[in-house]
Context: one part of a larger RNA
RNA sequence: UUUGGCCUAAAGCGUUCGUAGCCGGCUUGACAAAUUCUUUGUGAAAUCGUGUUGCUUAACAUCACGAAGGGCAGAGAACACUAUCAAGCUUGGGACCAGGAGGGGUUAGAGGUAUUCUUGGGGGAGCGGUAAAAUGUUAUAAUCCCAAGAGGACCACCUAUGGCGAAGGCAUCUAACCAGAAUGGAUCCGACGGUGAGGAACGAAAGCUAGGGGAGCAAAACGGAUUAGAUACCCGAGUAGUCCUAGCUGUAAACUCUGCGAGCUAGGUGUUGUGUAUUCUUCAAGAAUAUGCAGUAUCGAAGCGAAGGCGAUAAGCUCGCCGCCUGGGAAGUAUAGUCGCAAGACCGAAACUU
Numbered sequence: 001u002u003u004g005g006c007c008u009a010a011a012g013c014g015u016u017c018g019u020a021g022c023c024g025g026c027u028u029g030a031c032a033a034a035u036u037c038u039u040u041g042u043g044a045a046a047u048c049g050u051g052u053u054g055c056u057u058a059a060c061a062u063c064a065c066g067a068a069g070g071g072c073a074g075a076g077a078a079c080a081c082u083a084u085c086a087a088g089c090u091u092g093g094g095a096c097c098a099g100g101a102g103g104g105g106u107u108a109g110a111g112g113u114a115u116u117c118u119u120g121g122g123g124g125a126g127c128g129g130u131a132a133a134a135u136g137u138u139a140u141a142a143u144c145c146c147a148a149g150a151g152g153a154c155c156a157c158c159u160a161u162g163g164c165g166a167a168g169g170c171a172u173c174u175a176a177c178c179a180g181a182a183u184g185g186a187u188c189c190g191a192c193g194g195u196g197a198g199g200a201a202c203g204a205a206a207g208c209u210a211g212g213g214g215a216g217c218a219a220a221a222c223g224g225a226u227u228a229g230a231u232a233c234c235c236g237a238g239u240a241g242u243c244c245u246a247g248c249u250g251u252a253a254a255c256u257c258u259g260c261g262a263g264c265u266a267g268g269u270g271u272u273g274u275g276u277a278u279u280c281u282u283c284a285a286g287a288a289u290a291u292g293c294a295g296u297a298u299c300g301a302a303g304c305g306a307a308g309g310c311g312a313u314a315a316g317c318u319c320g321c322c323g324c325c326u327g328g329g330a331a332g333u334a335u336a337g338u339c340g341c342a343a344g345a346c347c348g349a350a351a352c353u354u
Stems, first nucleotide, its partner, number of pairs: 004325003007308002012322001014202004021195003025089006033082001035078008048066004053061002092192001093189003096185003104178007111155002116150007126137002163170002207248006216242002222236003259321006267299014303310002327354003337346003
């Protein structure tokens, strides 16, 4: 080197874009770098094979002939694949157009119920809370009912096995702007592609910096219970925080514990978007049925798998590229480095032990 793996045993980077690299559709021609073949030279001796000869024989040695030799260089051919150059093609990819779908994103405006608080009116003894209580609250009039106002957060029903997004994630309504995907096309370009070490961007919650905001909820701290104790579970009250703006952090069971792209390999049943056909029809942005493409879910043949299970959305059969794994612990620790305001993040051992 060949060789094994990565859903659950160790192992898929949180996600995307993309540099180098690696890999790359169909047809024709050229070239002959690479490749293959032939041939020439070289490829020391010893060693090896056959024979001769010499030691009494043998081992050993001498001589002759032969064989072998990765490779290197020269010459001559071949041209399928690969490379290069030239010309073309349309299936991959992209562009454009059409009518639709969507909690995709950003910004601004508008609204809704509820909680809390304030004010006014009613009312007059408890309220609240629990398994039971107590702390708490209330004659300075609470709880409760009605009306008005303030303020912050959130967006019930619709809601789904549903939709969109690269992931994180995204849900009241309206408008503007931005982006992506699917379908359809007698349109255009013509391999422009795939992956992607480094790199860049995005990245829940919590946390940090500065300035606002603060209704409810609520780490911490406090009180009441419970208990042997109770630094908890339960109750009361409550600060950071949760919200907004501008930055930082860069991690999660960031999970489908399943990297991305491509081709091939039975079906059944739902559902979303869209196209086509037929039928119905209240003629509508309608309905049903069949069918194509794209998504999403479930069952399942073959196959795979240690099994659970997976099964056209593969964990099946293959190809390309990247990442990662190699017993448990020590340890995601120590050290050095880089980043960060810090918290810490990234990279990441060994001794020793078993």